[in-house]
RNA sequence: CCCCGAAAAAGGCAAUCCGGGCCGUUAAGGGCCUGGUGCGCAAAGCCGCGGGUCCGCCGGGUGUAUUUCAUGACCGGGCGGGCAGCCGGGCUGCCGAA
Numbered sequence: 001c002c003c004c005g006a007a008a009a010a011g012g013c014a015a016u017c018c019g020g021g022c023c024g025u026u027a028a029g030g031g032c033c034u035g036g037u038g039c040g041c042a043a044a045g046c047c048g049c050g051g052g053u054c055c056g057c058c059g060g061g062u063g064u065a066u067u068u069c070a071u072g073a074c075c076g077g078g079c080g081g082g083c084a085g086c087c088g089g090g091c092u093g094c095c096g097a098a
Base pairs, nucleotide, nucleotide: 004096005095012041013040017036018035019034020033021032022031023030039085045091046090047089049088050087051086052083053082054081055080056079057078058077059075060074062072063071064070
């Protein structure tokens, strides 16, 4: 130094629920600040790169209704967006034994 995560110390973060203030989208499991609670976390720090999932639009396809206009389940589909506390990956990082 790398893998790793026992013990201890100093600090850090905060799911959920209950409040306060603000921003923003057609929408999304949106975002920011803050009081209480504290499930949990050694990266629960950062990055939407792969998967996943959520939302919008388009397309496909089929059902229903219909004179016409429509509209629902579905999809290894296309484009755009949200989620970093879903799983991988990348970058950075406190402490320290086997």